A computed fold for a 90-nucleotide RNA from a Gammaproteobacteria bacterium, annotated as c-di-GMP-I riboswitch aptamer. The organism belongs to Gammaproteobacteria, within Bacteria.
[in-house]
RNA sequence: AGCCGAUAAGGGCAAACCUGCUGAAAGGCAGGGACGCAAAGUCACCGCCUACGGACGAUGGAUUUCGUCUACGGCCGAGGGAUUACCGAA
Numbered sequence: 001a002g003c004c005g006a007u008a009a010g011g012g013c014a015a016a017c018c019u020g021c022u023g024a025a026a027g028g029c030a031g032g033g034a035c036g037c038a039a040a041g042u043c044a045c046c047g048c049c050u051a052c053g054g055a056c057g058a059u060g061g062a063u064u065u066c067g068u069c070u071a072c073g074g075c076c077g078a079g080g081g082a083u084u085a086c087c088g089a090a
Stems, first nucleotide, its partner, number of pairs: 004088002012037002017032006035077001041083003045080002047075003053070006
């Protein structure tokens, strides 16, 4: 230095659920709460979720209704990838 990860040390994060706020939705924020996590730090590249608006098609008297597609909205605590980092037993 790299890999690796202990019933080590000091610390860190916080699922479900509840309350409030926010958003069209997915989701997010704050407080409570701990299932877990050695990158549960960071980055939307792959992937995944959503579809207000938009496009197309069908329908209709209609500014209606329905379907398909679409990220400019999200998710890094499903998984892959990239990148940085604390500690040091075997």
The coordinates come from a structure-prediction model, not an experiment, and the mean pLDDT is 87.